[in-house]
Context: one part of a larger RNA
């Protein structure tokens, strides 16, 4: 020099960024993933009409909670435990898959039989469930048809589709390119330990078969003995990895907060399902600690999402405000949702500005210290005249950010006009290194100290005051690295 600091003393203002570096501890409350009524049945309240035994009743209009069913919850946010490994980087490499988007070139027939919601009922403390009927679909099922595609023993076999609607699109269904992603392999790179020297039996190959989206001990039969190591295997021990970041003149070191990309992880361990994609933070099933409800039968939960609590700890923020901007979902659109984002609020944490006036002003005033008592330093410093308004208050105006509309921030930023030096200076050093010295006190004590050392009655080194000195809204200590 530097730091995501931290303490200690002081603290005015503006911009811009930054903030759990320890317990991946354990969590109270809220909120963070929904949307489509142009996919389907049903339909509550209000309201209008009629009717009426005044209790409701039937219509119409209207659409709330739900529910079937598509699409999105695999994005985006965290957060770094594990992991020395094709994880990661960087160069490659064939055996693959891809919802939505984009292009070509085709099709979109004629049926069927269910179930939820609803009614009715019953079980239950809840959670939640049973039974009987009742209906619908872009929900399911089989038939036809196949340009075209799979599989072939080249004869053949076997595969589809859904409709809605404002009549203009929107879908749907087989297929073949594209775009971007993803999966998989390999080569070189990638801490420490030899006070770990031997390791390996699906381990190494082969050959068949299974499996996968896809190459493969990836499984599993059988066969052959292999494979890997002092160029350091295996084992310990540590750690996410990269662009980068900080220091260096460079090599080089030491590091990986924030930003970007890759990975892994979601209470602790397994394990599938759906799906175009996951073996899935706010999904599902076991098991396991933990909390929590309970009628004791049985149930319910997972902040390493924003926020905020408890603990640790030297130490880190509000249970704000908006979806107006960008971005995502869903929607035909209007629109909804979005703790992503976009602001604001807290903290000198960090950079960077900018302020605490400016010019004159000697009888060098008071006071203060100090003295050789003559003086000297405090010093143009103040007083005192002039001047100016950065900033502060106050008032008025008043933006870009946004496109024809829509500003959360915010009546912000800016701008104007009043008032008036007004509202703003601290910390640290002062024997050498190293800039800055006198006095009193204290007397190896009290104490200081980064090294060297001061301090035992003349201490420039300890406390204290005056003076200087270096920074300055910050000074300084400590800790870490070069």
């Nucleotide at each position: 020099g530097a730091u995501g600091a931290a303490c200690g003393c002081u603290g005015g203002c503006g911009g811009c960024a930054u903030g759990c570096c320890u317990a991946a501890u354990a969590c109270a409350u809220g909120c963070a993933a929904g949307u489509c009524g142009u996919g389907c049945g049903a339909g509550a309240a209000a309201c209008c009409a009629c009717c009426u035994u005044c209790g409701g009743g039937u219509g119409g209009c209207g659409g709330a909670a739900a529910g079937c069913g598509g699409c999105g919850g695999a994005c985006g946010g965290g957060u770094g435990a594990g992991u020395a490994a094709c994880g990661c980087g960087u160069a490659g490499a064939a055996a693959c898959a891809u919802a939505c988007c984009c292009c070509a070139a085709g099709g979109u027939g004629a049926g069927g039989g269910a179930u939820a919601a609803g009614c009715a009922u019953c079980g239950g403390a809840a959670a939640c469930g049973g039974u009987g009927u009742c209906u619908a679909a872009u929900a399911c099922c089989g038939c036809a048809u196949a340009c075209u595609g799979u599989c072939u023993a080249c004869g053949g076999a076997c595969a589809a589709a859904a409709g809605a609607u404002u009549u203009a699109u929107c879908g749907c269904c087989a297929u073949g390119g594209g775009a971007a992603u993803g999966g998989u392999c390999u080569g070189c790179g990638u801490c420490u330990g030899a006070u770990u020297a031997g390791c390996u039996a699906g381990u190494u190959g082969g050959u068949a078969a299974g499996g996968u989206a896809a190459a493969g001990g990836c499984u599993u039969a059988c066969c052959a003995a292999g494979g890997c190591g002092a160029u350091g295997a295996u084992c310990a021990g540590u750690a996410g990895c990269u662009g980068g970041u900080u220091u260096g003149a460079g090599a080089g070191g030491a590091u990986g907060a924030u930003c970007a990309g890759c990975c892994a992880c979601a209470c602790u361990g397994g394990a599938a399902c759906u799906g175009a994609g996951a073996c899935a933070c706010g999904g599902u099933c076991c098991a396991g600690a933990c909390u929590c409800c309970u009628a004791c039968g049985g149930g319910a939960g997972g902040c390493a999402g924003c926020a905020g609590u408890a603990g640790g700890g030297a130490a880190u923020u509000u249970u704000c405000c908006a979806c107006a901007a960008u971005g995502g979902g869903c929607g035909a659109a209007a629109g909804c949702c979005u703790g992503a984002u976009g602001g604001a609020g807290c903290a000198a944490u960090g950079c960077c500005g900018c302020g605490u006036g400016c010019g004159g002003g000697a009888u060098g005033a008071a006071g203060g210290u100090u003295u050789u008592c003559g003086g000297a330093c405090u010093g143009u410093a103040a007083a005192c005249c002039g001047c100016u308004u950065u900033u502060a208050u106050a008032u008025g105006u008043g933006a870009a950010g946004a496109u024809u509309a829509u500003g959360a921030c915010g009546g912000u930023a800016g701008c104007a006009u009043a008032u008036g030096a007004a509202u703003a200076a601290g910390g640290a050093u002062c024997g050498g290194c190293u800039a800055a010295c006198u006095a009193c006190g204290u007397g190896c004590c009290a104490g200081c100290a980064g090294c060297c050392g001061c301090g035992g009655u003349c201490a420039c080194a300890c406390g204290u005051a005056g003076g200087a000195u270096c920074c300055a809204a910050g000074c300084g200590u400590u800790a870490u690295c070069c």
Small-subunit ribosomal RNA, 5' domain from an uncultured bacterium, 482 nucleotides, folded computationally. It matches the Rfam family "Bacterial small subunit ribosomal RNA". Rfam links the family to the GO terms structural constituent of ribosome and ribosome. The full RNA is in RNAcentral, with records from ENA and SILVA.